[in-house]
RNA sequence: GAUGAAUAUACGCUUAAUUUUCGGCAUAGGCCGGAAAGCGGGGGAACCAAUUUUGGGGCGAAUCAUGAUUGUUAUGUAGGGAACCAUCUUUCCCGAGCCCGUCAGCUAACCUCGUCAGCAUGGGAUGGGUCAAAUA
Numbered sequence: 001g002a003u004g005a006a007u008a009u010a011c012g013c014u015u016a017a018u019u020u021u022c023g024g025c026a027u028a029g030g031c032c033g034g035a036a037a038g039c040g041g042g043g044g045a046a047c048c049a050a051u052u053u054u055g056g057g058g059c060g061a062a063u064c065a066u067g068a069u070u071g072u073u074a075u076g077u078a079g080g081g082a083a084c085c086a087u088c089u090u091u092c093c094c095g096a097g098c099c100c101g102u103c104a105g106c107u108a109a110c111c112u113c114g115u116c117a118g119c120a121u122g123g124g125a126u127g128g129g130u131c132a133a134a135u136a
Stems, first nucleotide, its partner, number of pairs: 012119003018037008038115006048105001055103001056100004064076005079094004084128007
């Protein structure tokens, strides 16, 4: 100096998925059940729009195409992510899965639901911030 692995770590990352508070259990750490705030999703008039077996629809970036194979794969692709923030560039990565059940367009009022899970994430340029140290 390069590569690989492990551990630890950050004004850490993807995601809506965070914060505060009450009660119970618990030696602590925490766990369970509530309530708020924040963030996110769905249903739901008029007007407008649309056409229901070729069923239809929702969450999500995760759609679509062309093959090969003999049924599980390949190559791309709409779209999405990469560490304080923004833009450009380069490089890398994802491009899944699940749900409703014949039913839902938009949609004010209104009603209702979620607040999980998984990780250790690059380089360069410009601009703007934050933190620390030293000095005065």
Molecule: c-di-AMP riboswitch aptamer (ydaO/yuaA leader)
Organism: Paenibacillus thalictri